[in-house]
Record summary: Predicted 3D model of a 104-nucleotide RNA (SAM riboswitch aptamer (S box leader)) from an Actinomycetes bacterium. Its mean pLDDT, the model's own confidence on a scale to 100, is 78. The organism belongs to Actinomycetes, within Bacteria.

C1' cells in the first nucleotide's frame, strides 16, 4: 500500500404553521404545551442509484504484434435522483421472507 473479514454504529440546524399525542404493533425506555408528531420555506448529513476521468485487478475480442475495443469489479471525485437530520431504523418480543436439520 491493495483486498477480505471481524468489531463498532458515527453524521446532520433555524424560521413559520397546526395544536396533542409521537417512537409501526405489544412490552419497556424515551420525546412532547420551554409545542412534540406533521406540513412549509431555507439549510444541511451521508453517499445507496446515477455521472465523470484516472489507476488497480479479471476474463474476453480484434490485430499491421507497435497496440486497440468494449465489460465487470474496486478505489477516487461529484451531488443530478433518492435517503437521512432524538436515542444503534431507541431496547425487546411478535410477524414476514431468507440461511439452516431445526421454532437454535
Nucleotide at each position: 500500500c491493495g483486498a477480505u473479514c471481524a468489531u463498532c454504529c458515527a453524521g446532520a440546524g433555524c424560521g413559520g404553521c397546526c395544536g396533542a399525542g409521537g417512537g409501526a404493533c405489544g412490552g419497556g425506555c424515551c420525546c412532547u404545551g420551554u409545542g412534540a408528531c406533521g406540513c412549509c420555506g431555507c439549510g444541511g448529513c451521508a453517499a445507496c442509484c446515477a455521472g465523470c476521468a484516472a489507476c488497480g485487478c479479471c476474463a474476453g475480442c480484434c490485430c499491421a504484434c507497435g497496440g486497440g475495443c468494449g465489460g465487470g469489479c474496486g478505489u477516487g471525485c461529484c451531488a443530478g435522483g433518492u435517503g437521512c437530520c432524538a436515542a444503534u431504523g431507541c431496547c425487546c418480543g411478535a410477524c414476514c421472507g431468507a440461511u439452516g436439520a431445526g421454532g437454535a